[in-house]
Context: one part of a larger RNA
């Protein structure tokens, strides 16, 4: 590098914007850069190859090939350029609609927890069974009051939203996207995207809060041969809020994005249109069952892992090893890039 490939065997980037670059819808002109065909010239010799003299080899003649290059002649379908159209792909716009999409700020009610009061008396609490631990200085239960910080029961669903990560009490202000239908407007604005740019659960960090519950660590009781562990009973980071960092996860549908094409049933959400038989018809989008095809099977089947085109990232035996070194970026933990020797 060529072929293969990549749901699970190596192998899809954690999502996106977008920039070079790659690739692109319909129809007419124009040109002739490219391509195609003709013919010229050149493409030294050697050397290779066919033929002839001679020949053991060399060796003499002739020619041919050299898939190039130039130049001159034709066509004009493709590929590029220019110019003028078009409306399907894209986007804008009118009416309608659905959602835990995102920022702020307000504010509700149940429960755990503390404290403070009234009543009351010996347990209580934990477990497989204890025991540590609370408790006559008055628990626990129960009545009432009040602080404070987390989280949002039912509704709730295979539902919804949103690029992904992720989003749930309620209301308010702000803001993103998306569907449906109308077909009024632009007219190819289109699609992928190395570098790059943003966002990215948890944990973790810095820096000022806050702390109820849970809880690494850590103590102590148990278990046990031992128990740095599972059980208990405390308990501190942290979990929360601001603010700036870090950028990885099974960041999974282990499935890149985009567009076209292919047998059907069923059932959900949100539109339109029409019925009123509680049905039909159409799109957009979540789930199941299947045909064909596909797959090594398992499966996957209009939301493919069919079948076809584009452009990206990626694989190349197992260990070594996501390690060393070098380098970049991070406060730091670590992150990204990423090898060999050796060995089976």
């Nucleotide at each position: 590098c060529u072929g293969g490939g990549a749901g699970u065997a190596a192998a899809g980037g954690g999502c996106a914007c977008g920039u070079a670059g790659g690739c692109g819808g319909u129809a007419a002109a124009u040109c002739g850069g490219g391509u195609u065909g003709a013919a010229a010239g050149u493409g030294a010799a050697a050397g290779u190859u066919g033929c002839c003299a001679a020949a053991a080899a060399c060796u003499g003649g002739c020619g041919g090939a050299a898939u190039g290059c130039u130049c001159u002649c034709c066509a004009a379908a493709c590929c590029a350029a220019u110019u003028c159209a078009c409306u399907u792909g894209a986007g804008u716009g009118a009416g309608a609609c659905a959602a835990a999409g995102g920022a702020g700020a307000g504010u509700g009610g149940a429960a755990u927890u503390u404290c403070g009061u009234g009543u009351g008396u010996a347990g209580g609490g934990g477990u497989g069974a204890a025991a540590u631990c609370c408790c006559c200085a008055g628990a626990u239960c129960u009545u009432u009051g009040a602080a404070g910080g987390a989280a949002c029961g039912c509704c709730a669903a295979a539902a919804g939203c949103g690029a992904a990560g992720g989003c749930a009490g309620c209301u308010c202000u702000u803001u993103g996207g998306g569907u449906c239908c109308c077909u009024a407007c632009u007219g190819a604005u289109a699609c992928u995207a190395g570098g790059g740019u943003g966002c990215g659960a948890a944990a973790g960090c810095a820096u000022a809060g806050g702390g109820a519950g849970c809880a690494a660590a850590c103590a102590a009781g148990a278990u046990u041969a031992g128990a740095u562990a599972c059980c208990c009973u405390g308990g501190u980071a942290g979990u929360c809020c601001a603010u700036g960092c870090c950028g990885u996860a099974a960041u999974c549908g282990a499935u890149g994005a985009g567009u076209g094409u292919u047998u059907g049933c069923c059932c959900u959400u949100g539109g339109u249109c029409u019925a009123c038989g509680u049905g039909g018809a159409u799109c957009a989008a979540g789930g199941g069952c299947c045909c064909a095809g596909c797959u090594a099977a398992c499966g996957c089947g209009u939301g493919a892992a069919a079948u076809a085109c584009u452009c990206c990232g990626c694989c190349u035996g197992g260990g070594g090893a996501g390690u060393a070194c070098g380098g970049u970026g991070a406060c730091a933990a670590g992150a990204c890039c990423g090898a060999a020797a050796c060995u089976c």
Small-subunit ribosomal RNA, central domain from Ehretia macrophylla, 344 nucleotides, folded computationally. The prediction has a mean pLDDT of 86.